[in-house]
This is a predicted structure of a 546-nucleotide part of an RNA (large-subunit ribosomal RNA, domain I) from a Clostridia bacterium.
Rfam family: Bacterial large subunit ribosomal RNA.
The coordinates come from a structure-prediction model, not an experiment, and the mean pLDDT is 83.
It was read from a public genome assembly.
The source organism's lineage runs through Bacteria, Bacillati, Bacillota and Clostridia.

Context: one part of a larger RNA
RNA sequence: AGCAUACAGGAGGAUGCCUUGGUACAUGGCGCCGAAGAAGGACGUGACAAGCUGCGAAAAGCUACGGGGAGUCGCAAAUAGACAUUGAUCCGUAGAUAUCCGAAUGAGGAAACUCACCAUAAGUAAUGUUAUGGUAUCAUUACGUAAAUACAUAGCGUAAUGAGGGGAACCUGGGGAACUGAAACAUCUAAUUACCCAGAGGAAAAGAAAGUAAAAACGAUUCCGAAAGUAGUGGCGAGCGAAAUCGGAAGAGCCCAAACCAGAGGUAGUAAUACGUCUGGGGUAACGGACUCCAUAAUCUACCGCGAACGGUAACCGAAGAGUGUUGGAAAGCACAGCCAAAGGAGGUAAAAGCCCCGUAGGUGAAACUGUUCAAAGGGAGGGAGUAUCCAGAGUACGGCGGGACACGAGGAAUCCUGUCGGAAUAUGCGAGGACCAUCUCGUAAGGCUAAAUACGACCAUGUGACCGAUAGAGUAUAGUACCGUGAGGGAACGGUGAAAAGAACCCCGGGAGGGGAGUGAAAAAGAACCUGAAACCGUAUGCUU
Numbered sequence: 001a002g003c004a005u006a007c008a009g010g011a012g013g014a015u016g017c018c019u020u021g022g023u024a025c026a027u028g029g030c031g032c033c034g035a036a037g038a039a040g041g042a043c044g045u046g047a048c049a050a051g052c053u054g055c056g057a058a059a060a061g062c063u064a065c066g067g068g069g070a071g072u073c074g075c076a077a078a079u080a081g082a083c084a085u086u087g088a089u090c091c092g093u094a095g096a097u098a099u100c101c102g103a104a105u106g107a108g109g110a111a112a113c114u115c116a117c118c119a120u121a122a123g124u125a126a127u128g129u130u131a132u133g134g135u136a137u138c139a140u141u142a143c144g145u146a147a148a149u150a151c152a153u154a155g156c157g158u159a160a161u162g163a164g165g166g167g168a169a170c171c172u173g174g175g176g177a178a179c180u181g182a183a184a185c186a187u188c189u190a191a192u193u194a195c196c197c198a199g200a201g202g203a204a205a206a207g208a209a210a211g212u213a214a215a216a217a218c219g220a221u222u223c224c225g226a227a228a229g230u231a232g233u234g235g236c237g238a239g240c241g242a243a244a245u246c247g248g249a250a251g252a253g254c255c256c257a258a259a260c261c262a263g264a265g266g267u268a269g270u271a272a273u274a275c276g277u278c279u280g281g282g283g284u285a286a287c288g289g290a291c292u293c294c295a296u297a298a299u300c301u302a303c304c305g306c307g308a309a310c311g312g313u314a315a316c317c318g319a320a321g322a323g324u325g326u327u328g329g330a331a332a333g334c335a336c337a338g339c340c341a342a343a344g345g346a347g348g349u350a351a352a353a354g355c356c357c358c359g360u361a362g363g364u365g366a367a368a369c370u371g372u373u374c375a376a377a378g379g380g381a382g383g384g385a386g387u388a389u390c391c392a393g394a395g396u397a398c399g400g401c402g403g404g405a406c407a408c409g410a411g412g413a414a415u416c417c418u419g420u421c422g423g424a425a426u427a428u429g430c431g432a433g434g435a436c437c438a439u440c441u442c443g444u445a446a447g448g449c450u451a452a453a454u455a456c457g458a459c460c461a462u463g464u465g466a467c468c469g470a471u472a473g474a475g476u477a478u479a480g481u482a483c484c485g486u487g488a489g490g491g492a493a494c495g496g497u498g499a500a501a502a503g504a505a506c507c508c509c510g511g512g513a514g515g516g517g518a519g520u521g522a523a524a525a526a527g528a529a530c531c532u533g534a535a536a537c538c539g540u541a542u543g544c545u546u
Base pairs, nucleotide, nucleotide: 001545002544003543004542005541006540007539009538010537016531017496018495021468022467023465024464025463026462027461028460029459030457031456032166033165040101041100042099043056044055045054047079051075052074062095063094064093065092066091067090071083072082073081106115107114108113116135117134118133119132120131121130122129137163138162139161140160141159142158143157144156145155170201171199172198173197174196175195181188185235211218212217222249223248224247225246226245232240233239253449254448255447256393260281261280262279263278264277266275267274268273288391289390290389291386292385293384294383299381300380301379304378307374308373309372310371311370312369313368315364316363317362323336324335325334326333338355339354340344347357348356398422399421400420401419402418403417404416405415408434429444430443431442432441433440483490484489503530506517507516508515509514
């Protein structure tokens, strides 16, 4: 030195068991916040106070009203000092306070800082100083003022109102790839995806037919199932891929413009008059409305809401064994014999508890705030007949050229959108029914609003899992921390004494670290480097070999 065996040796932290944390889903809620200063932060704030949490110079808090009923002064032990049945701590609701930064908004700025002005007040002999409030920009409206330039306008100023920023996904719109697939690749695909921007809301969007159909009819939109991987489309490749219709969910319809009437200004004109504006009424698609005539209350109502019911945000009541014995450190285990159950969900208690604790089933409950549904009075809307005349959304419909959207790639290509150039008709009109024309049928464009069924889950509650169990499960058993990077950004690891600290008084060796006794404990082979404690690795002892 190697090999073998042993070790009540070390080192190490696998494995087993555990779970404070995750993960996926279900059901039900809830769904915006912000100049009345948000989201997010900085700095403070405790008797002592580094971190977290809470709070804001009124600073682990203040007030009121409810709940609750014995301890309390957060995580977090100890000391000191306080508070509390004259009801504290704690829980809920509503308020007060709420430094500085941040859209950040008086100006500036290297965020949490610096420096102003105006008004009012305090103070001073006076100045300095201090306190409170205001002073950003843009838009709209009103008023004032006012250039080149005469009237004017631009501009400037003042006031009022609004906006600005944030938000997990969902939604609408505007931009917009490539890898990839086509076994290469260019049309095509991926994909109207990723990503960027704008905007909105608790949902959004869509929506009351210029519809769908087909000789019969239906009757806004949205979503689900079928139709159907069909009809189609497609270098007819890869692929893409409907609709009618049927069955369900949910259901709700309305308002303008115009004709006409009334009123008030304006412009042109000597005037008659003409044109146009504003306000109010009227009116809104079964051939309607105006207009003329008759009738005038049955009914409807999405807006307003006296109020009612049911919920939410604290809580409260809540059955039955400290049963006897036994093993044990400990009973909830086992044995025996009982009880409750609209409660045998869950958790805790020295081990495995329906009857020990907290709860559970089932009931009860709100001063305050709040949700949903219903909803009185009141407000709003209204019926029929006739039809000469009038009205019924114009640079629109439509066409050419070029694009895009439609399942539909220019195709026979209807339909929808429009960059450009042209450019109608007027209800005896116009559009559509997949080129186009006729007949027929359906509808009434060029204005607007509209719940529900639908999407999503930052957030709240309850629950579930042939989901994980500390190299897993989220990156985080908490941490976007430590650390890395100029920066954008990247980004960890570390869980377990014991039932209870009973956390080892005292003695001994030692400078200490550490250890030996003693003591605690069921156990210290649980001693804080703490459950179990594998292997590599390092030793010690013995044997063999070299």